[in-house]
Description
The RNA shown here (c-di-AMP riboswitch aptamer (ydaO/yuaA leader)) has 134 nucleotides and comes from an Armatimonadota bacterium. The coordinates come from a structure-prediction model, not an experiment, and the mean pLDDT is 78. Of the family's consensus pairs, 96% are formed in the model. Taxonomically the source falls in Armatimonadota (Bacteria, Bacillati). It was read from a public genome assembly, where an Rfam model found it. Rfam family: c-di-AMP riboswitch aptamer (ydaO/yuaA leader). About the family: This family represents a conserved RNA structure found upstream of the ydaO and yuaA genes in Bacillus subtilis and related genes in other bacteria. The ydaO/yuaA element is thought to act as a genetic 'off' switch for the ydaO and yuaA genes in its native state. Rfam links the family to the GO terms cyclic-di-AMP binding and regulation of gene expression.
RNA sequence: ACGUCGGCGACGUCUAAUUUCCCUUGACCGGGAAAGCGGGGGACCCAAGACCCGGGGCGAAUGUCGUGAGAGCGACAAGGGUAACUCUUGGCCCGAGCCCGUCAGCUAACCCCGUAGACGAAGCAAGAGCCGGA
Numbered sequence: 001a002c003g004u005c006g007g008c009g010a011c012g013u014c015u016a017a018u019u020u021c022c023c024u025u026g027a028c029c030g031g032g033a034a035a036g037c038g039g040g041g042g043a044c045c046c047a048a049g050a051c052c053c054g055g056g057g058c059g060a061a062u063g064u065c066g067u068g069a070g071a072g073c074g075a076c077a078a079g080g081g082u083a084a085c086u087c088u089u090g091g092c093c094c095g096a097g098c099c100c101g102u103c104a105g106c107u108a109a110c111c112c113c114g115u116a117g118a119c120g121a122a123g124c125a126a127g128a129g130c131c132g133g134a
Base pairs, nucleotide, nucleotide: 011120012119013118014117018035019034020033021032022031023030036115037114038113039112040111041110046105054103055100056099057098058097062077063076064075065074066073067072079094080093081092082091085129086128087127088126089125090124
């Protein structure tokens, strides 16, 4: 000097997943209460209305085709993300997983719940707009 492992902090990315206060601790963790953000249930009206496959929720993550005995694999599309304000275009990337348990359309009042997790080493680029500075 480089590399590896661990801890803490700053900045930033996906996401609703952040902030403040109290208790506890040397501190973190943990317990609790708010605010902010997010989700579900729930009338009239409207919608729906038979039978079979039960049905439904969070999330961008749903579907088509090919291949395979199957598990799976591949391609494409809906949709989504991409560094410092937004939009557009292009490049790149994702296109998962989990939950309820026979039950839920919309839905005012009202009721309930979540606030986790995973990552990044000089940020992928151009144009337009806007803001600020000189």